[in-house]
This is a predicted structure of a 73-nucleotide RNA (transfer RNA) from a Patescibacteria group bacterium.
The source organism's lineage runs through Bacteria and Bacteria candidate phyla.
Its Rfam family is "tRNA".
It was read from a public genome assembly.
RNA sequence: GCGCGCAUAGCUCAGUUGGUAGAGCGCUUCGUUGACAUCGAAGAGGUCUAUGGUUCGAGUCCAUAUGCGCGCA
Numbered sequence: 001g002c003g004c005g006c007a008u009a010g011c012u013c014a015g016u017u018g019g020u021a022g023a024g025c026g027c028u029u030c031g032u033u034g035a036c037a038u039c040g041a042a043g044a045g046g047u048c049u050a051u052g053g054u055u056c057g058a059g060u061c062c063a064u065a066u067g068c069g070c071g072c073a
Base pairs, nucleotide, nucleotide: 001072002071003070004069005068006067007066010025011024012023013022019056027043028042029041030040031039049065050064051063052062053061
């Protein structure tokens, strides 16, 4: 330099055919206990990497950029 893949909650990851973004773990509060753990209930936490485009509507489709990984030279 060229090609391919990935980027979504603090972490690990889902998200179907484009139609109001989810799970597990973690965190906070409450219950339970003499106390801790376990268990149960509730809650907080997201500009979906960035910019632009298509569309009535984009995490999803298109273009470019950035970061990371793999391959080729």